Molecule: c-di-GMP-I riboswitch aptamer
Organism: Deltaproteobacteria bacterium
RNA sequence: CUCCGACAAGAGCACAGCCGGGGCAACCCGGUGUCGCAAAGCCGCGGAACCGAUAGGAUUCGGUUGGCCGGGCUGCCGAA
Numbered sequence: 001c002u003c004c005g006a007c008a009a010g011a012g013c014a015c016a017g018c019c020g021g022g023g024c025a026a027c028c029c030g031g032u033g034u035c036g037c038a039a040a041g042c043c044g045c046g047g048a049a050c051c052g053a054u055a056g057g058a059u060u061c062g063g064u065u066g067g068c069c070g071g072g073c074u075g076c077c078g079a080a
Base pairs, nucleotide, nucleotide: 004078005077012037013036017032018031019030020029021028022027035067041073042072043071045070046069047068048065049064050063051062052061053060
């Protein structure tokens, strides 16, 4: 350094729900909360799902989800 991931150590994030706000909506932001997470850090590139619109009824367009999967980039620690 790479692979790997411990009943290790020090940290970190924050599901659902609730409160406030934004959005037609999916959903997002902040607070609270703590199901879980070895990348639950970042990126909508490829799928997938969800929402909306328009049809000539779709093999269309726009949006959302990184805690759905793949992939890319970066990162703490160091047992086997």